Predicted 3D model of a 350-nucleotide part of an RNA (small-subunit ribosomal RNA, central domain) from an uncultured bacterium. Its mean pLDDT, the model's own confidence on a scale to 100, is 86.
[in-house]
Context: one part of a larger RNA
């Protein structure tokens, strides 16, 4: 390389959108590029293969045969692929009706709690721990009552509940806005799937500029613990956490499971719809579509387990793996303000 693989052994890109490319539904006709068949020409000789012969044999040499899987021209075939033309509705999309949702962005509002400030009551402690101490307090703390300020987060509802491509999203209201689902079958008529590059989004931490700062809290300081304690515990506390704009582009970005389509026993929850049965009505019950869980058969698997939300059976496209270490390092390149990110070896060694 071929091949075999990618939940946990090495291996699914963090996620989307989409370019090139690859692949692609039913019917009819045409064409003949691919495909198949025939013919002609060519495919030199030597070599190689098969049969035979000559040197004592072999190597070597000679003769004959087939073949040279290819290319070109030409004549046909028309199932499949391609191309062209027409057509269809099941794939896909649009329309109409309907309900669900922490989907997104912006603005406004609310209550509980912590902290601080002011005032009242009140007096010697409070706080903290395994025990203490640092710390706070007679300049009146802690506790309690009233008023005020400010920032951040939204108890209960809350649910293997919902929404989103992923990251993620949770007080209430309003405005703008994306998507999915169900019913219908009016419209378009294959318009589809995947997707190297590209482009966009992307937790936390971190960075830049300007604000903000209640609580928490890297760093730091002090008190303890200890043989030591640059920790765990305690008292403080700055970046940061919050907002706006701009970077960064990484995570156990996980379901450690790429996307799409089709098929393949069941049972039982739950969320959103639709239809039916029943009823005065609401439930209940049955059917069905979409999502989300559990159990389980065949099958798969090294086992664990997966099992219609597949890790089963198939097809299409992309990404990735190929012994451990050296190493996600060095070098180069690209990106970044930096931190660093992406790409990514080898010597050597086992």
């Nucleotide at each position: 390389c071929u091949g075999g693989g990618u939940g946990u052994a090495a291996a699914g890109g963090g996620c989307g959108u989409g370019u090139a490319g690859g692949c692609g539904g039913g019917c009819u006709g045409a064409u003949a590029a691919g495909u198949c068949a025939g013919a002609u020409g060519u495919g030199a000789a030597a070599u190689a293969c098969c049969g035979g012969g000559g040197c004592u044999u072999a190597a070597c040499c000679c003769c004959g045969g087939g073949g040279c899987u290819g290319c070109a021209u030409u004549u046909g075939a028309a199932a499949c692929u391609g191309u062209c033309a027409g057509u269809c509705u099941u794939g896909a999309g649009u329309g109409u009706c309907g309900g669900a949702g922490a989907g997104g962005u912006a603005a406004g509002c609310g209550g509980a709690a912590u902290u601080c400030c002011u005032a009242g009551u009140g007096u010697a402690g409070c706080g903290g721990u395994g025990a203490a101490a640092u710390g706070c307090g007679u300049a009146g703390a802690u506790a309690u009552u009233a008023g005020g300020a400010g920032g951040a987060a939204c108890a209960c509802c809350a649910g293997u509940g919902g929404c989103g491509a992923a990251g993620g999203c949770g007080g209430c209201u309003u405005a703008c806005u994306g998507g999915a689902c169900g019913a219908u079958a009016a419209c378009u008529g294959a318009c589809g799937c995947u997707g190297a590059g590209g482009c966009g989004c992307g937790a936390a931490a971190g960075c830049g500029u300007g604000g903000g700062u209640a609580g928490c809290a890297a760093a730091c300081a002090g008190g303890a613990u200890u043989a030591g304690a640059u920790a765990c515990c305690c008292u403080g506390g700055u970046a940061g956490u919050c907002c706006a704009c701009g970077c960064c582009g990484u995570a156990a970005a996980c379901g450690a499971u790429g996307a799409g389509u089709a098929c393949u026993a069941g049972g039982u929850g739950u969320a959103g719809g639709a239809g039916g049965u029943a009823u005065c009505g609401a439930c209940c019950c049955c059917u069905u579509c979409u999502g989300u869980g559990c159990c389980g058969g065949a099958g798969u698997u090294a086992a664990c387990a997966c099992a219609a939300u597949a890790a089963g059976u198939a097809c299409u496209c992309c990404a990735c793996c190929u012994g451990g270490g050296a190493a996600g390092u060095a070098c180069g390149a690209u990106c970044g303000c930096a931190a660093g990110a992406u790409u990514g070896a080898a010597a050597c060694u086992c």